[in-house]
């Protein structure tokens, strides 16, 4: 320099070829249980979907650009 993959909740990851409220587990908080705690069970908080722009009635998803990480080629 060229090419590919990834970036979504504090963390690990989903999201069915663009469609109705963006979810799960874990962490954290509260409750039940227990002599206490752990475990188990129940409930709850939490999101600028990496930044910016575009297409569309509608974008996590498509297009352009930039940033970060990893891999390949030279």
């Nucleotide at each position: 320099a060229g090419g590919g993959c990834a970036g979504u909740a504090g963390c690990u990851c989903a999201a069915u070829u663009g469609g109705c409220c963006a979810g799960a587990g874990u962490c954290c908080c509260g409750g039940u249980c227990u002599c206490c705690a752990a475990a188990a069970c129940c409930g709850g908080u939490g999101g600028u979907u990496g930044g910016g722009g575009g297409u569309u009635c509608g974008a996590g998803u498509c297009c352009c650009u930039c940033c970060u990480g990893c891999c390949c080629u030279g």
Record summary:
The RNA shown here (transfer RNA) has 74 nucleotides and comes from Actinomadura craniellae. Rfam family: tRNA. About the family: Transfer RNA (tRNA) molecules are approximately 80 nucleotides in length. By type it is a transfer RNA. Lineage of the source: Bacteria > Bacillati > Actinomycetota > Thermomonosporaceae > Actinomadura.